[in-house]
The part of an RNA shown here (large-subunit ribosomal RNA, domain IV) has 319 nucleotides and comes from Candidatus Iainarchaeum sp. RNAcentral holds the full RNA, with entries from ENA. Rfam family: Archaeal large subunit ribosomal RNA. Rfam links the family to the GO terms structural constituent of ribosome and ribosome. Lineage of the source: Archaea > Nanobdellati > Candidatus Iainarchaeia > Candidatus Iainarchaeaceae > Candidatus Iainarchaeum. The coordinates come from a structure-prediction model, not an experiment, and the mean pLDDT is 87.
Context: one part of a larger RNA
RNA sequence: CUCUCGUAAGGGAAUUCGGCAAUCUAGCCCCGUAUCUUAGGUAUAAGGGGUGCCUCUUCAUGCGUAAUGAGGAGGUUUCAAUAACAAGAGGAGUCCGACUGUUUAUCAAAAACAUAGGUGACUGCAAUGCCGCAAGGCUGAGUAUAGUCACCGACUUCUGCUCACUGCAAGUACCUGAAACCCCGUUUCAACGGGACUAAAGGCUUGUGAAGAGCGGGCCUAACUCUGAGGCUCUCAUGGUAGCGUAAUACCUUGCCGGUUUAAUGCCGGCUUGCACCAAGGAAGUAACGAGAUUCCUGCUGUCCCUACGAGGGGCCCG
Numbered sequence: 001c002u003c004u005c006g007u008a009a010g011g012g013a014a015u016u017c018g019g020c021a022a023u024c025u026a027g028c029c030c031c032g033u034a035u036c037u038u039a040g041g042u043a044u045a046a047g048g049g050g051u052g053c054c055u056c057u058u059c060a061u062g063c064g065u066a067a068u069g070a071g072g073a074g075g076u077u078u079c080a081a082u083a084a085c086a087a088g089a090g091g092a093g094u095c096c097g098a099c100u101g102u103u104u105a106u107c108a109a110a111a112a113c114a115u116a117g118g119u120g121a122c123u124g125c126a127a128u129g130c131c132g133c134a135a136g137g138c139u140g141a142g143u144a145u146a147g148u149c150a151c152c153g154a155c156u157u158c159u160g161c162u163c164a165c166u167g168c169a170a171g172u173a174c175c176u177g178a179a180a181c182c183c184c185g186u187u188u189c190a191a192c193g194g195g196a197c198u199a200a201a202g203g204c205u206u207g208u209g210a211a212g213a214g215c216g217g218g219c220c221u222a223a224c225u226c227u228g229a230g231g232c233u234c235u236c237a238u239g240g241u242a243g244c245g246u247a248a249u250a251c252c253u254u255g256c257c258g259g260u261u262u263a264a265u266g267c268c269g270g271c272u273u274g275c276a277c278c279a280a281g282g283a284a285g286u287a288a289c290g291a292g293a294u295u296c297c298u299g300c301u302g303u304c305c306c307u308a309c310g311a312g313g314g315g316c317c318c319g
Stems, first nucleotide, its partner, number of pairs: 001314008010305002014303001019300001027051005036041001038154001052076010077081001089298007096290002101113002117152007129138003155285004160215003165212002167208005174203003182195004216234005243277001244274001255271006
């Protein structure tokens, strides 16, 4: 010097991207326990007190002065009695995901996947879907309260408008629509040419958004000003509804106001002109849960002020 441990007066996060790391706490018994809530929980919430050993003694179970459990009175030792080992720090706000679970064997455990639940599509059984050239097999020794596929993802309140494009489904008097067959022609045959008919499909007409998708611009306007309920106009299939909103989404941006701090590009609450939120690629809430993300508070500490000392292993030196 390095690794692993241990102890530090006073201060106590001043360290740092960040309390990373390490302390603190801890078992059992008694008391006590807020907010929120899906009334189950949250909850070991929080916060207090007790705890060893000895003597005597009460009660219960028990055949019992055995044993076990619940006590009562007194005494006794230590700085300290769950004396070692073992053994939760706690609280508050916000985001995401409901939860338990699963995952990148070997840099990612998560907000990703799954999930119960919701919705849609296909399918009447020799089903649909899948595998196989086929025979055949799985779904299934099942039968629509079933099977397959797709999306969302507990629960609560909800899920707006658009069928113009694309997709899918249905219809269609009519139009387009290939070859073969049919008819005609080329003196005959063949080849060839022409004509008529016609399938799918398309045109055409409808439907369909928890199908793929999409959800505007300009000008004017109220008796201070500002704003614009309202009006005009262009265009489109329709012009973003409810809710939320500087957001895991906001460029400008450290937006503005309030709270928190001595001091805050942080966090929380509110406003909101949303560069570029928005309703199952779900919207907004949400108790409980989380080795998830973030902010604050109490306690605690060698993280730090500011280092020191000790133990062991290695390095190093001598042989």